[in-house]
RNA sequence: UUUCAGGGCGUGGUGAAAGUCCACACCGGUGGUGAUCGCUUCUGAGCGUAAGUCCACGAGCCUUUUGGCCGAACUGGUGAGAAUCCAGUACCGACGGUAUAGUCCGGAUGAAAGAAA
Numbered sequence: 001u002u003u004c005a006g007g008g009c010g011u012g013g014u015g016a017a018a019g020u021c022c023a024c025a026c027c028g029g030u031g032g033u034g035a036u037c038g039c040u041u042c043u044g045a046g047c048g049u050a051a052g053u054c055c056a057c058g059a060g061c062c063u064u065u066u067g068g069c070c071g072a073a074c075u076g077g078u079g080a081g082a083a084u085c086c087a088g089u090a091c092c093g094a095c096g097g098u099a100u101a102g103u104c105c106g107g108a109u110g111a112a113a114g115a116a117a
Base pairs, nucleotide, nucleotide: 001117002116003115004114010024011023012022013021025103026102027093028092029057030056031055032054037048038047039046040045052091053090060069061068062067073089074088075087076086077085095106096105097104
């Protein structure tokens, strides 16, 4: 410099009206860590892969432009060791609009952690 860089409401119920409420359903950005799985191997190791709820970041919101705010996990199992494995049960999700929205519409044909060449 160029390219890429977010997924998800289906069925039923109530109602004048709901993809917003209720029941069940569905989704999970980026880097790190990692007892996963796979491949390679000169057996030392190397490479790829593995967390929404651990560490950090981006996004978002506020603002006096200095800065501030910013979600959520437990229980059991195995084991020397589990915040990451296995099982179970939970929980979380910016702003504006609208019947109250993680899933619709809008700012956004935007921005961006970062990835690749």

Overview
Predicted 3D model of a 117-nucleotide RNA (FMN riboswitch aptamer (RFN element)) from a bovine gut metagenome. It matches the Rfam family "FMN riboswitch aptamer (RFN element)". Gene Ontology term of the family: FMN binding. The RNAcentral record of the sequence draws on MGnify. Of the family's consensus pairs, 100% are formed in the model.